RNA sequence: CCGCAGGGUGCUUAGGGUUCCGUUGUCUUUCCUCGACAAGUCUGGUCCGAGAAGCGCCACCUGGACGGCAAAUUCCGACCAGGCACACGGCGGGGCAAAAUCCCGGGAGGU
Numbered sequence: 001c002c003g004c005a006g007g008g009u010g011c012u013u014a015g016g017g018u019u020c021c022g023u024u025g026u027c028u029u030u031c032c033u034c035g036a037c038a039a040g041u042c043u044g045g046u047c048c049g050a051g052a053a054g055c056g057c058c059a060c061c062u063g064g065a066c067g068g069c070a071a072a073u074u075c076c077g078a079c080c081a082g083g084c085a086c087a088c089g090g091c092g093g094g095g096c097a098a099a100a101u102c103c104c105g106g107g108a109g110g111u
Base pairs, nucleotide, nucleotide: 007058008057009056010055011054012053015048016047020045021044022042023039024038025037026036027035060083061082062081063080064079066077067076068075086106088109092104093103094102
């Protein structure tokens, strides 16, 4: 310098905004209700949600001990134990109603 790999997914959390619900305010009113408008610098519910967050499941790898078939260290199947490391990160753009640690992206860049 180049190449390959660092897997997938469910639930949740940090976080996120404002489509819906709710809340608050305003308008009208004797009052209430309905309705309209506004506010996410409204705690919340619905919703979105992490490569570098958590807990699982699957896949993959290593070892062990089994079943099947004429046969197997080689094929198919299921079981047990272990492994699955490390990871600083813009600007800008995308989409949903909108935003985000979502996606572009283990990117650009840095060590």